The prediction has a mean pLDDT of 83. Predicted 3D model of a 1583-nucleotide RNA (small-subunit ribosomal RNA) from a Candidatus Omnitrophota bacterium. The sequence is in RNAcentral, with records from ENA and SILVA. It matches the Rfam family "Bacterial small subunit ribosomal RNA". Rfam links the family to the GO terms ribosome and structural constituent of ribosome.
């Protein structure tokens, strides 16, 4: 300094937040499969499952130029005969020529079938069982090897013999075949010849460290085969044969090459350790056999080795690589298609041929299947290419050609060839092209959806003008061919040249040109959120969806369907699988206080690391070069098919191996190096509950003797069991035991940890301080190993006084297997030997080494001015920097760093199960998956709650007065009744409430009669003119049916009236609709409860905090109040508080009738009247009160306490006003009002009933019980409000209710209207009474069409419960409670004793805030967030599923030990046989020799041994099916007992451990705080 490449998250735990985490999604790819749907080409690919069985047909054959034999078809030719036909002669018969056919004979070429005999058949091509190392991958090694055809090189190819198949005779046998006699050939086969070389021996030189190799000489050994064709020359009439010479194939020795191939080392290669020990040919050795070659590779004899925590042996899986696919890389996963290597060819064993096999389409034997059979025996192997059956989710044609490439045989030509080209089928994948363009608003129809206007599908369509890709017709047409043959030239040959002839399965395909016409050619998934895109309808927790969080219970953007819209596009989608995302196994690249994770602890072993210096080395390491790192593949360049895919050519990489050279810091090594700071070691001091053993002591406690003494003790929330008059308890002396040591005692001390506490002595082990002096890295961790280790529990002996599990007994309690209380065994002590775990906790492994301090303390030393200062080593606490999710930590780090060991990777199942150990036994160490969920969890925020804690307020209690509950009516509600007892309200916040009025009506319910465009509204279309209406009468319970005198109306024509017409209103008649007190109040409006008139409840900005959120609003005071005041990282501000509103209390001003009358007049029974405006009063408008004023506390403050002034004093009294919000409170029957239901009825009209029922319950009220009364008589003093369908006077009747009666009065005038309690008198005199009035019976009065269900009232008689009320529980703080009447709405009357209202008369009492309910604020705890009405746990019972035991049972694999023993090598072998070679005998012939016998070599068969496969028996071992029974887990709707945990969770939990119980559990023993409250120690901040 160029170039190039290159890393993205999200959902889902919560109320919410930060964190941990874990499940999940988006990408990429595939030999793939399913679903829908499919127009068209190229170029790939296609049994991944049963290595599962195969019908068929084809996959290796060729060579006549090795041989014999035979000579088929065909083809050229001779030639006989028949038959025919044509032509000449002839009359014919016949005879000659020509032609066809047919049959025979013979030649030639030709060369099928089959043989002997080459050479291939080990290639090619299939498949991946098996195999975890005889593989494979890389790199090496063979001085330990071999190599057919092919290449070069060199030497030969002499001369002979004997057979043998085919054929031919014949035999057996169903075949398959298989034997016997005969004859022949070779390039088959066997001897001699010849023989360098190699091999053996012998020797001798060299050369290596060595094994051992290299050379050179000598002996001894070992071969062959011919064919074909040119030419020459000789024989023969020819056919041909004889020999020489030359070509070319072949053949044989021998060298080396090039190819392949064996064998051997180094590194590499997958899970399990719940597989830790394997090993007897095992390790070596001599010697021998084998083999191409080393080797225990085999053997015989020797020794006892050999392998392993760096994973042996075991089991389990799996063919290995180049690549492939992910991925930023590192890595993860994967090994189909092409390539390299191996493995196998039904199975399991063999060996033979051959150069090569232990041979896919050879062989021999055994086993399983299948097929033939005459039953005696035979025969087969598609993991070649079709194919067929099976299997399975699922994977092609019994195509066509050797035309090209290649390969096997041949001299060549050829011939073979399912290899391989080609082609067929599958959208399986990848690529590539199209379904058409361009214009075209009236924004057409239809759809959809609407706010009914309009939007949208949509320039989409039609419609108009273009174009021709691709299928389709038609019509030309390839490259791929190179070669090969023959002919002629050149060349010594190989070969060249040039001329002719031939070779295409793809295919009449690709590609080209014309024709024709938008004509044939889009689809599939999605539309909550991640994720890009929405509405209607349907359905109603159903159907159904779902990757993951989820969706559906009546308005679903999540389910179907539609429309619309988003992706991709000849495909979309799902499904499965890998990689990614995942830094969720972290080399890059993670943690371990509390999240899952530090082992109890120490010593030490292998191992890991390791101080300072020198030098030597040169394993790591660094650089530099070579060799390799097969081709394809990727990358990049450049070409080839239109273009891509695809395919060619070329480059660069290949991080990896071996090597050769070099460096030379750092590491390792080595030096009987060196050093002193690490570490040790002496010498002197210290401090300690540090260990083990004897042995002493005093308190206390129980037991016991004896005294004293008398009724109790003794326990608890309260008793009771328990002890005692047989003297306990209590008290004094004495005695006896045991067991733990008060105070000192301290976040003091020591020890590794557990742990150690009275005192004295032995014995022991570590620390720390001071100075020095020695040693010289001797150090640090530390798998395994070994020791040690509370408390419980074990075994053996002792001992046993408190205490005490379990047990008994009382108590509580619904239960009470417990909490509490009487007892009371193991145990707890001590000796000896187990066990081995804990909250064994700083929940925090050891070690060094760095980096701010204060303060306190133990144990020392220095110094010293001394309440000091400085230093080592420990204890503690606050805090800096850093760190940390956060809370914390912080020189005693959880900070920065290094080294080394443990352990962790969701949650639950589980520390379970199973196996293996240890252990007497409990039980401890190790230590899973099946299933199952999507969370589990840590840390901190807001809140809610706590039988937490603080401060505070309320008539919340307390302190009072009066009530409820008890009585008897009255009301309402539950239940029950009923034909109906209409609906709602229904904890506080329903229950004299909706309802301020149910006999009819109200009525909404029930029975029954009726009506149907409708009791009511608004529209439209049609009608009809004595039309709408309508009295009397008729029926009928009415409603309604009938009836029908009488009889309209409003505008116009038209200025009036009448008639008539039109219209209208109104009426029939249909259509739209009408009507619902039918549902949903959990669809809403609006209104209203309630907590609560409590003081809150929030926001902006700012700042703290990764955040949620905090601060402000806490804090110290006050207040009724978050009122205010002070302070403060806050400043400020809003709704709430208060205040402005009505209204009451005092003045003032003003009005002055109808209201008022002091005071004057007049004049009275009466404010009646007049005259008048003071007072009362009326209604309008002012004033007043502000804590202002004055002491006192208070913090100079707000505020509070007292005072004074005032009608009124500290919000004067009472109202109205109700903050964010809570309760899905209440209410579709006030109204409104979505959805939904009903329409001859769920509308509506009518009668009669019913909402008044009645064993019972509960609420809220009147009346009482009586003398502070009741009665009788008489006197007196209000306020507020009503009143024309109305209030009703006076005066009369009637005991009265009430009548009559009619004045007044639209009311400051009249009326209702009379207050009552009170006061005065009297009179009852304590009793169910003169008390209460219930009920009941007779009598009537009023209202209303109508008082029977079912009215008030009024007269008379009756004359009941009750003699102050149980647990419980309401109200009220001043004009209040209490008590007396008076009045309004509702209403015809009237259930009113209710509700609102007015007045009259008028009290008690709050020390107080301990408690009881309610509520604010602050703080704590919490496993709650639906928020304690919260969550939650274990037994049971029912149901589903997986796993685990489990008497046995079926299978497989693989061990051991035996038995049997197939083929087969190899060894043997007195047997049988034997043509070649060797040695002898007889014959016979002249002689080569010829024949026949004998021995031998050799060799065959046969026997016999080893070994040996499947078999076969027994043992055990493993692993997989089912398996009655057993036992625990998960999961399920709303079951069944309890209440163990979360709060102090109501007995703090929890850990170990023993014991006990339905069950969570309890109880004991020892620890732990991951305990709340409180007091007090002590440490810390601060002054």
């Nucleotide at each position: 300094u160029g170039u190039u490449c290159u890393g993205a998250g999200g959902g889902u735990u919560u109320g919410a937040u930060c964190c941990u985490g874990g499940c999940u999604c988006a990408g990429g790819a595939c030999g793939a499969a399913c679903g829908c749907u499919g127009g068209c080409g190229g170029u790939g690919u296609g049994c991944c499952u049963a290595a599962g069985a195969c019908a068929u047909g084809c996959a290796a054959g060729u060579c006549g130029a090795g041989c014999g034999a035979c000579g088929a078809a065909a083809c050229c030719g001779a030639u006989u005969c028949u038959u025919u036909u044509c032509u000449u002669a002839g009359c014919a018969a016949u005879a000659g020529g020509g032609g066809a056919a047919g049959a025979g004979u013979u030649g030639g070429u030709g060369g099928a079938a089959a043989g002997c005999g080459g050479c291939a058949a080990a290639c090619g091509g299939g498949u991946g069982a098996g195999u975890a190392a005889u593989a494979c991958c890389u790199g090496g090694a063979u001085a330990a090897u071999c190599u057919g055809c092919c290449u070069u090189u060199u030497a030969g190819u002499g001369g002979g013999g004997g057979a043998u198949a085919a054929c031919u005779c014949u035999g057996c046998g169903a075949a398959a075949g298989c034997g016997g006699g005969g004859c022949u050939a070779a390039u088959a086969c066997c001897g001699c010849a010849u023989a360098a070389a190699a091999c053996u021996c012998u020797u001798u030189u060299u050369c290596g460290c060595a094994a051992g190799g290299a050379a050179a000489a000598g002996a001894g050994c070992c071969a062959a085969a011919g064919g074909u064709u040119u030419u020459c020359g000789g024989a023969g009439c020819a056919a041909u044969u004889c020999g020489g010479a030359g070509a070319u194939c072949a053949c044989u020795g021998a060298a080396a090459g090039a190819u392949g191939a064996g064998u051997c080392c180094g590194g590499g290669u997958c899970c399990c350790a719940u597989c830790a020990g394997c090993u007897a040919g095992u390790u070596g050795g001599c010697g021998g056999g084998g083999u191409a070659a080393c080797a225990g590779c085999c053997c015989a004899c020797c020794a006892a080795g050999g392998c392993u925590a760096u994973g042996a042996c075991g089991g389990g899986u799996a063919g290995c690589u180049g690549g492939u696919c992910u991925g930023a890389g590192a890595g993860g996963a994967u090994g189909g298609u092409c390539a390299g290597c191996c493995a196998c060819a039904c199975u399991g064993g063999g060996a033979u041929u051959g150069a090569g096999a232990u041979a896919c389409g050879g062989c021999c034997c055994a086993g399983a299947c299948u097929c033939c059979u005459a039953c005696g025996g035979g025969a087969g192997g598609c993991a070649g290419c079709a194919g067929u059956c099976g299997g399975g989710a699922a994977u092609a044609u019994u195509g066509g050609a050797c035309a090209a490439u290649g390969c096997c045989c041949u001299a060549a030509c050829g011939g073979g060839u399912g290899a391989u080209c080609c082609a067929g089928c599958g959208a399986c994948a990848c690529c590539g092209c199209g379904u058409g363009g361009a214009g075209g608003a009236u924004g057409a129809a239809g759809g959809u959806c609407u706010u009914c206007g309009g939007a949208u599908c949509g320039u989409a369509a039609a419609c108009u003008c273009c174009u021709g890709u691709c299928a389709g017709g038609u019509g030309g047409g390839a490259c791929g061919a190179a070669g090969u043959u023959u002919c002629g030239g050149c060349g010594c040959a190989a070969g060249c040249c040039g001329g002719a002839a031939u070779u295409g399965a793809c295919g009449g395909u690709a590609c080209c040109a014309c024709c024709g016409g938008a004509g044939g050619a889009a689809g599939u998934c999605c539309c909550g959120g991640c994720u890009a895109a929405u509405u209607c309808c349907g359905u109603g927790c159903c159907a159904g969806c779902a990757g993951c969080c989820g969706c559906g219970g009546u308005a679903a953007g999540a389910c179907g369907g539609a429309a619309g819209g988003g992706g991709c596009a000849a495909g979309c989608g799902u499904u499965g699988u890998c990689c990614g995302g995942a830094u969720u196994g972290a080399c890059u690249g993670g943690g371990u206080g509390u999240a899952a994770a530090g082992g109890g602890c120490g010593u030490g072993u292998a191992g890991g690391u390791g101080g300072u210096u020198u030098g030597a080395c040169g394993g790591g390491u660094c650089c530099a070069g070579c060799a390799u790192u097969a081709a394809a593949u990727a990358c990049c360049c450049c070409g080839g098919c239109c273009u891509a895919a695809c395919c060619g050519g070329g480059g660069a990489a290949g991080u990896g191996u071996g090597u050769u050279g070099g460096a030379a810091a750092c590491u390792a090594u080595c030096a009987a190096g060196a050093c002193u700071u690490g570490a040790g070691u002496c010498u002197g001091a210290a401090a300690a509950a540090g260990g083990a053993g004897a042995g002493c002591g005093g308190a206390a406690c129980u037991c016991u003797u004896g005294g004293u003494g008398u009724a109790a003790c003794g326990g608890u929330g309260a008793a009771a069991u328990g002890u005692g008059u047989a003297g306990a308890u209590a008290u004094c002396a004495g005695g006896a035991g045991g067991a733990a040591c008060a105070c000192c005692g301290g976040u003091g001390g020591c020890g590794a940890a557990g742990g150690c506490g009275g005192c004295u002595c032995u014995c022991u082990a570590g620390u720390u301080c001071a100075a020095g002096a020695c040693u010289g890295a001797c150090a640090c961790u530390g798998a395994g190993g070994c020791g040690c280790g509370a408390a419980a529990g074990c075994c053996g002996g002792g001992g046993g006084a408190g205490c005490a599990a379990a047990c008994a007994g009382g108590a509580u309690u619904a239960g009470a297997u417990a909490c509490c209380c009487u007892g009371g065994u193991a145990g707890u002590c001590c000796c000896g030997g187990c066990c081995c775990u804990a909250a064994a906790c700083g929940a925090u492994g050891g070690g060094u080494g760095u980096u701010a301090g204060g303060c306190a303390u133990u144990a020392g030393c220095c110094u010293u001015u001394c309440g000091g200062g400085g230093u080592u080593a420990g204890u503690g606490u606050c805090g800096u920097a850093g760190c940390u999710a956060a809370c914390g930590c912080g020189u005693u780090a959880a900070a920065c760093a290094c080294c080394c060991c443990a352990c962790c990777u969701g949650g639950g199942a589980a520390g379970u199960a199973c196996g293996g150990u240890c252990g007497c036994a409990a039980g401890g160490c190790u230590g899973a998956a099946a299933c199952u969920c999507a969370a589990a969890g840590g840390a901190a925020u807001u809140g809610a709650c706590g039988g937490g804690g603080g401060c505070c307020c309320g008539c919340a209690c307390a302190a009072g007065c009066g009530g409820u509950g008890g009585a008897g009516c009255a009301u309402g509600u539950g239940g029950u009744u009923u034909a109906a007892u209409u609906c709602g309200a229904u904890g506080g916040u329903a229950c004299g409430c909706g309802a301020a009025a149910a006999a009819c009506c109200u009525u909404a319910c029930c029975a029954g009669g009726g009506c149907u465009u409708g009791a009511c509204a608004u529209g439209c279309u049609g009608g009809a003119a004595g039309u709408a209406g309508a009295a009397a009468c008729c029926g009928g319970a009415a409603a309604c049916g009938g009836g029908g005198a009488c009889g309209a109306c409003c505008a116009g024509u038209a200025u009036c009236c009448a008639a008539u017409c039109u219209g209208g209103a109104a009426c029939c008649a249909g259509c739209a609709c009408a009507g619902g007190c039918g549902g949903u109040g959990c669809a809403u409006g609006g209104c209203u409860g309630u907590c609560g008139u409590c003081a809150g409840c929030u926001c902006g900005u700012g700042u703290c905090g990764u955040g949620a959120g905090a601060u402000g609003u806490u804090g110290g005071g006050u207040u009724a109040a978050g009122u205010c005041c002070c302070g403060c990282a806050a400043c400020g501000a809003g709704c709430g508080c208060a205040a402005c509103c009505c209204u009451u209390g005092c003045c003032c001003u003003u009005u002055g009738u109808u209201a008022c009358c002091a005071g004057a007049a007049c004049g009275u029974a009466a404010g009646u009247u007049u005259u008048g405006g003071u007072u009362c009063c009326u209604g309008a408008g002012g004033g007043g009160a502000c804590u202002g004023c004055c002491g006192c506390a208070g913090a100079c403050a707000a505020u509070g306490c007292g005072g004074a002034g005032g009608a009124a004093g500290g919000u004067g009294g009472g109202g109205a006003c109700g903050a964010c919000g809570u309760c899905a409170a209440g209410u579709c029957c006030g109204c409104a009002u979505g959805c939904c239901c009903c329409u001859u009825a769920u509308g509506u009209c009518c009668u009669g009933g019913g909402c008044a029922a009645c064993a019972c319950a509960c609420g809220u009220g009147c009346u009482a019980c009586a003398a502070u009364g009741g009665u009788c008589g008489g006197u007196a003093c209000a306020a507020a409000g009503g009143g024309a369908u109305g209030c009703c006077a006076a005066a009369c009747c009637g005991c009265a209710a009430g009548g009559u009666g009619g004045a007044g009065c639209a009311a400051a005038u009249c009326c209702c209207a009379a207050a009552a309690a009170a006061c005065c008198g009297g009179u009852c005199u304590c009793a169910g009474u003169u008390c209460g009035g219930a009920u009941c019976g007779a009598g009537g009065u009023c209202u209303g069409a109508a008082a029977c269900c079912c009215g008030a009232c009024c007269u008379c008689g009756u004359g009941a419960a009750g003699c102050u009320g149980g647990a419980a529980u309401c109200g009220c703080u001043a004009g209040u409670a209490a008590u007396c009447g008076c009045g309004a709405a509702u209403c015809a009357g009237a259930a009113a004793u209710g509700u609102c209202g007015c007045g009259g008369u008028g009290a008690a009492u709050a020390c107080g805030u301990u408690c009881u309910c309610g509520g604010g604020c602050c703080u704590u705890g919490u496993a709650c967030a639906c928020a304690c009405c919260g969550c939650c746990c274990g037994u049971c019972a029912c149901g589903u599923c997986a796993a685990c035991u489990g008497a046995g049972u079926u299978g497989g694999a693989g061990a051991u030990a035996c038995c049997c023993g197939a083929a087969g090598u190899c060894a043997u072998u007195u047997g049988c046989u034997u043509a070649a070679c060797c040695g002898g005998g007889a014959g016979g012939g002249u002689a080569a020799c010829c024949u026949u016998u004998c021995g031998g070599a050799g060799a065959g068969c046969g026997g016999u041994g080893c070994c040996g496969a499947a078999g076969g028996u027994a043992u055990g071992u493993u692993u997989a099916g089912c398996a009655a029974g057993g036992a625990g887990g998960a999961c399920g709707a709303a079951g069944u007992c309890g209440u163990a945990a979360c709060a102090a969770g109501g007995c703090a939990g929890c850990c170990g451990u023993a014991c006990g119980g339905g069950a969570a559990c309890g109880u004991g023993u020892g620890g732990c705080u991951g305990g709340a409250u409180c007091a007090c120690c002590u440490c810390c901040u601060u002054u």